RNA sequence: GCGGAUGUAGUCUAGUGGUCAGGAUCCCGGCUUCCCAAGCCGGUAACCCGGGUUCGAAUCCCGGCAUCCGCA
Numbered sequence: 001g002c003g004g005a006u007g008u009a010g011u012c013u014a015g016u017g018g019u020c021a022g023g024a025u026c027c028c029g030g031c032u033u034c035c036c037a038a039g040c041c042g043g044u045a046a047c048c049c050g051g052g053u054u055c056g057a058a059u060c061c062c063g064g065c066a067u068c069c070g071c072a
Stems, first nucleotide, its partner, number of pairs: 001071007010025004018055001027043005048064005
């Protein structure tokens, strides 16, 4: 330099154009317990950036950035 894949809470991950972006874990609060752990209930927190298509984009298209893989 060329090609491909991936990018969603602190972490891991689901989501094939329309539902409040769902789950696990972490964290916070409560219940339980003599205390801790475990368990149960509740809560906070996310679509890499810019543009385009569309009535509507996490999703489709273009460009950029980052990571990984391959070729040179």
A computed fold for a 72-nucleotide RNA from an archaeon, annotated as transfer RNA.
The coordinates come from a structure-prediction model, not an experiment, and the mean pLDDT is 80.
It matches the Rfam family "tRNA". It is annotated as a transfer RNA. Gene Ontology term of the family: triplet codon-amino acid adaptor activity.
The sequence is in RNAcentral, with records from ENA.